[in-house]
RNA sequence: GGAGCCGGACAGGCGAUCGCCGACGGCGAAAGCCGCCGGAGGAAAGUCCGAGCUCCAUAGGGCAAGGUGCCGGGUAACGCCCGGUGGGGGUGACCCCGAGGAAAGUGCCACAGAGAACAGACCGCCUCGGCGCUCGCGCCACGGCAAGGGUGAAACGGUGCGGUAAGAGCGCACCGCUCCGCCGGCAACGGUGGAGGCACGGCAAACCCCACCCGGAGCAAGACCAAAUAGGGGAGGGAGCGGUGCCGAAAGGCAUCGCGGCGACUGGCCCGGUCGCUCCUCCCGGGUAGGGUCGCUCGAGCCCCGCGGCAACGCGUGGCCCAGAGGAAUGAUCGCCACUCCGCGGUUCUCCGCGGAGAACAGAACUCGGCUUACGGACGGCUCCGGCG
RNA sequence: GUCCGCAUGGUGCAGACGGCAAGCAUGGCGCUCCUUCAAAGCGCCGACCCGGGUUCGAGUCCCGGUGCGGACG
Numbered sequence: 001g002g003a004g005c006c007g008g009a010c011a012g013g014c015g016a017u018c019g020c021c022g023a024c025g026g027c028g029a030a031a032g033c034c035g036c037c038g039g040a041g042g043a044a045a046g047u048c049c050g051a052g053c054u055c056c057a058u059a060g061g062g063c064a065a066g067g068u069g070c071c072g073g074g075u076a077a078c079g080c081c082c083g084g085u086g087g088g089g090g091u092g093a094c095c096c097c098g099a100g101g102a103a104a105g106u107g108c109c110a111c112a113g114a115g116a117a118c119a120g121a122c123c124g125c126c127u128c129g130g131c132g133c134u135c136g137c138g139c140c141a142c143g144g145c146a147a148g149g150g151u152g153a154a155a156c157g158g159u160g161c162g163g164u165a166a167g168a169g170c171g172c173a174c175c176g177c178u179c180c181g182c183c184g185g186c187a188a189c190g191g192u193g194g195a196g197g198c199a200c201g202g203c204a205a206a207c208c209c210c211a212c213c214c215g216g217a218g219c220a221a222g223a224c225c226a227a228a229u230a231g232g233g234g235a236g237g238g239a240g241c242g243g244u245g246c247c248g249a250a251a252g253g254c255a256u257c258g259c260g261g262c263g264a265c266u267g268g269c270c271c272g273g274u275c276g277c278u279c280c281u282c283c284c285g286g287g288u289a290g291g292g293u294c295g296c297u298c299g300a301g302c303c304c305c306g307c308g309g310c311a312a313c314g315c316g317u318g319g320c321c322c323a324g325a326g327g328a329a330u331g332a333u334c335g336c337c338a339c340u341c342c343g344c345g346g347u348u349c350u351c352c353g354c355g356g357a358g359a360a361c362a363g364a365a366c367u368c369g370g371c372u373u374a375c376g377g378a379c380g381g382c383u384c385c386g387g388c389g
Numbered sequence: 390g391u392c393c394g395c396a397u398g399g400u401g402c403a404g405a406c407g408g409c410a411a412g413c414a415u416g417g418c419g420c421u422c423c424u425u426c427a428a429a430g431c432g433c434c435g436a437c438c439c440g441g442g443u444u445c446g447a448g449u450c451c452c453g454g455u456g457c458g459g460a461c462g
Base pairs, nucleotide, nucleotide: 001385002384003383004382005381006380007379010376012337013336014335015334016333017332018331020039021038022037024035025034026033027032041361045372046371048370049369050368051367052366053218054217055216056215060271061270062269063268066213067212068211069210070084071083072082073081074080085099086097087096088095089094100209101208105207106206107203108202109201122149123148124145125144126143129140130139131138132137157175158174159173160172161171162170176198177196178195179194180193181192182191183190184189222294223293224292225291232284233283234282235281236280237279240259241258242257243256244255245254246253247252260278261277262276263275264274265273266272301320302319303318305316306315307314308313339358340357341356342355343354344353345352346351390461391460392459393458394457395456396455399415400414401413402412408445417433418432419431420430421429438454439453440452441451442450
């Protein structure tokens, strides 16, 4: 000098003028005016997860559906975070992983290829036999084989030595795999010893199996206030059972309880549960409009310090109050300073002066914890490469 | 604000459980036929919204984004 990797923080500052929104105080009959205080973000965004809060006859059980998925920890909780294990990428700093199970079952593996999962013989290799012969071999037939070639993303362990007619875990060594121990670790796992010639292809972001988690809706949730009103009438058809009480002279009517029946809710179903009606159908009449207040911001809150912990985070002391309004305010101009870049000049090895330019993404709408996406420059630490001393 | 859905040639649609060299209709271009045009016949061009991942292989499966549309007082 170039190329990168990681991390935390910031999101210009001050002043003047003119405005905007809200709270409080004062004046005013009111409209309003004056004073004072406060007024966006790291993502306020996407609405992708997890909660708080609120409502819904229930939130219980089972099935289905959905989600998560190495291990340990953190947390109110999480699909988030931290630490570790294993795998992968990079020369490296470092980064990425949806990483349970394929010896429970089902399914798929196109094309190519002889053969694609209890596989297979196209070229090829080889003994014996026969024929030919230029004695190297060639051809034919019965067989043996899978080393080599070839196809493929993948060919039924790999490399080497031995062995053999040629070959083959056929035998051996190492590596891999499976099983059984021992050691270390909370664990994932790692190390190591023995046994077995090897039996187990890949895909679960295919169905599935296993373990765990899950009621639904969302502040347009919901609560209160004021205003207004119904819980009626008629027609037709059909008429469960029983008990108690009241009315009635009776027929009968009304209320209530139990059994039975029907319907609604349990936002997929069943059981269970709750509520309503005690017949069904049709017609008439009435209603289903807008508003105010609360929810609404003091909260798993923010900052400093100390302690514990590798860390995420936890505990403790002290301090602070930080938009809450409605289709929605938080802005504009000027000056100075600070930052970066460019040009010119001076000076010289990093500074000074002048002039010019630049500063992104974006805008709270019940509130938090995360993730993801968008985006500006500066700083700190680290890595690799090149040059010079 | 809250909650859903969709995206394939110029246009309208297919694409069951991944095998795609993506199909159909219409439109465009060229040729044949005809005196010419139309019709008809034949041929050609032309697309998976974008970026990653899983897989041997992605329009299809998964994640993130973009655009469009819908419902709710």

Two RNAs folded together computationally: RNase P RNA and transfer RNA, 462 nucleotides in total. Rfam match: Bacterial RNase P class A. The family's RNA type in Rfam is ribozyme. From the family's description: Ribonuclease P (RNase P) is a ubiquitous endoribonuclease, found in archaea, bacteria and eukarya as well as chloroplasts and mitochondria. Rfam links the family to the GO terms ribonuclease P activity, dimeric ribonuclease P complex and tRNA processing.